Predicted 3D model of a 118-nucleotide RNA (Guanidine-I riboswitch aptamer) from Roseibium sp. MMSF_3412. Model confidence (mean pLDDT): 79 of 100.
[in-house]
């Protein structure tokens, strides 16, 4: 310098708006206004907790094939066998726009571990 592969899920929170329920106000209904410390909803790659893929180590461990022995179409043995099962460990690091997008709408959601920077 180039190429390939990977960076998952659940619950929660920072945060977020306003379809639904409720609330306050406009005298009432209809209607309208207001995110309103409510219900509910969305929600983090770089937030929390847990789990998982993968990887490392250990123990156990087939069938088939191969090799060997016996003597015969089988039996036995062998490999730090392998697949696999279980146990333990690991499961890292991470500065980041503008702008656009979805749902009713917004966001630290998605574009995006992007552009860019170091």
């Nucleotide at each position: 310098g180039u190429g390939c592969a990977g960076c998952g899920c659940g619950c929660c929170u920072a945060g977020g708006g306003a379809u639904c329920c409720g609330g306050u106000c406009g005298a009432c209904c209809a209607c309208g206004a207001c995110g309103c410390a409510g219900g509910a909803c969305c929600a983090a790659g770089a937030g929390g907790c847990g789990c998982a893929a993968g990887c490392c180590g250990g123990a156990c461990a087939a069938a088939a094939a191969c090799g060997g022995u016996c003597g015969u179409c089988g039996a036995c043995c062998g490999g730090c066998a392998u697949a696999g099962u279980c146990c333990g460990g690991u499961g890292a690091c991470a500065c980041g726009g503008c702008g656009g997008g979805a749902c009713a709408a917004a966001a630290a959601c998605c574009c995006g571990g992007g552009a860019g920077a170091c």